[in-house]
RNA sequence: CGAGUGGAAUAAACGGUUGCGUGCGUUUUUCGAAAGGAAUACGCAUGAGGAAAGUCCGAGCACCACAGGGCAAGGAUAACGGCUAACGGCCGCCGGGGGCGACCCUAGGGAAAGUGCAACAGAGAUAUACCGCCUGCGAGGAACUCACCAAGCCGCGCGGGUAAGGCUGGAAAGGCGAGGUAAGAGCUCACCAGCAUGGAGGAAACUCCAUGGCUAUGUAAACCCUAUCCGGUGCAACAUCGUGGAGAACCGCAUUGGCUGCCCGUCAGGUUCAUGGAGAUGGCUUGAGCUGUCUGGCAACAGACAGUCGAGAUAGAUAACCGUUCGCGACAGAACUCGGCUUAUCGUUCCGCUCGUUUU
RNA sequence: CGGGGUGUAGCGCAGGUGGUAGCGCACUUGACUGGGGGUCAAGGGGCCGCAGGUUCAAGUCCUGUCACUCCGACCA
Numbered sequence: 001c002g003a004g005u006g007g008a009a010u011a012a013a014c015g016g017u018u019g020c021g022u023g024c025g026u027u028u029u030u031c032g033a034a035a036g037g038a039a040u041a042c043g044c045a046u047g048a049g050g051a052a053a054g055u056c057c058g059a060g061c062a063c064c065a066c067a068g069g070g071c072a073a074g075g076a077u078a079a080c081g082g083c084u085a086a087c088g089g090c091c092g093c094c095g096g097g098g099g100c101g102a103c104c105c106u107a108g109g110g111a112a113a114g115u116g117c118a119a120c121a122g123a124g125a126u127a128u129a130c131c132g133c134c135u136g137c138g139a140g141g142a143a144c145u146c147a148c149c150a151a152g153c154c155g156c157g158c159g160g161g162u163a164a165g166g167c168u169g170g171a172a173a174g175g176c177g178a179g180g181u182a183a184g185a186g187c188u189c190a191c192c193a194g195c196a197u198g199g200a201g202g203a204a205a206c207u208c209c210a211u212g213g214c215u216a217u218g219u220a221a222a223c224c225c226u227a228u229c230c231g232g233u234g235c236a237a238c239a240u241c242g243u244g245g246a247g248a249a250c251c252g253c254a255u256u257g258g259c260u261g262c263c264c265g266u267c268a269g270g271u272u273c274a275u276g277g278a279g280a281u282g283g284c285u286u287g288a289g290c291u292g293u294c295u296g297g298c299a300a301c302a303g304a305c306a307g308u309c310g311a312g313a314u315a316g317a318u319a320a321c322c323g324u325u326c327g328c329g330a331c332a333g334a335a336c337u338c339g340g341c342u343u344a345u346c347g348u349u350c351c352g353c354u355c356g357u358u359u360u
Numbered sequence: 361c362g363g364g365g366u367g368u369a370g371c372g373c374a375g376g377u378g379g380u381a382g383c384g385c386a387c388u389u390g391a392c393u394g395g396g397g398g399u400c401a402a403g404g405g406g407c408c409g410c411a412g413g414u415u416c417a418a419g420u421c422c423u424g425u426c427a428c429u430c431c432g433a434c435c436a
Base pairs, nucleotide, nucleotide: 001356002355003354004353005352006351007350008349009348010347012325013324014323015322016321017320018319020047021046022045023044024043025042026041028039029038030037031036049331053342054341056340057339058338059337060336061234062233063232064231074230075229076228077227078226080092081091082090083089094108095106096105097104098103109225110224114223115222116219117218118217130166131165132162133161134160135159136158137157138156140154141153174192175191177189178188179187195212196211197210198209199208200207201206238282239281240280241279247273248272249271250270251269256268257267258266259265289308290307291306292305293304294303295302296301326329361432362431363430364429365428366427367426370385371384372383373382379416387403388402389401390400391399392398409425410424411423412422413421
């Protein structure tokens, strides 16, 4: 210098004007007996994200169900060790796969518990014998011309042995070479792969070494088996107040009016109670919080100390315009809150590492 | 904000437990008819919303994603 790989930060910057939400303070008006509430104006402070998204997991919180425990159904997860409030998340490590490498990917228990499936092709699909190879018996055939001959040769029929070779397929009973055999075969041997047993190392998964017999198709993101875990619904949960509407009980006390001039009665009426629509308030943002330093740990993370408060709307604020500069700016907008995962994303900067080339 | 469902030919729909994607209408061509309509015969058209994975093999099983659509405020 070129190519690549892992991680982190940022999410145009600065200034001005106007406007909006929230909090605090002040002024004025208004409601109220008061406490206090509401509105107007002004000032100050503050005002979206790394994903606010998908709602895929794990929790907090609220209500419903539930004496306690167990079993079944249903669902989720799956090597080993650790972290965490918890997790299907994260870290480390092992096995497998990819890359020259840095590094990346991995739904990674069990197929010698059982069941199912393996289309088409092919002789044969979990076992088979079609062609071929070897062999036993039987009856035949051929020889330049006529006749004869059969050790051997050639096919045919009936049996036996074989799984080397052929073909199909994703997959054909360990692979490959040598010996062996009538032909063959782990039948025997060397090497490799797998399994079992023993020993060594490691915290474990697992790795290495030795010995042994000779071998076991794939699929569990098919049913299933094993181990562990799981009650349901979600802030439109839920709680408080509540003009109205409809309901129940009481009253004839006060005040009138209608039936009716008067009394009684009754209807409007008055008082109380529960329900709880519209609406209002709480839940609503100080929390497994954030920042920095130190300590422990390979790391995830944990602990100590110091500092700090960073939106809270309810038809929904976070905007518009102007000036300067650059590279002319991507994905995208909180709605109860956290810890993760996944997905979308223009660029810029920084750090670690690998490979190649050149020079020293 | 929360919870479900569906994507297959131009349109409407099928495709228990993975094994060559079908039906009806529509479309094209031909025959019957003087022509249209109608009937009969033959035919074309699909990467099953998109991407990745499991498997020998995926419309089907698993994961992610996109689009459409339905339900939820228990006062009437």

Two RNAs folded together computationally: RNase P RNA and transfer RNA, 436 nucleotides in total. Model confidence (mean pLDDT): 76 of 100. It holds a member of the Rfam family "Bacterial RNase P class A". Its family is annotated with ribonuclease P activity, dimeric ribonuclease P complex and tRNA processing in the Gene Ontology. Rfam classes the family as a ribozyme.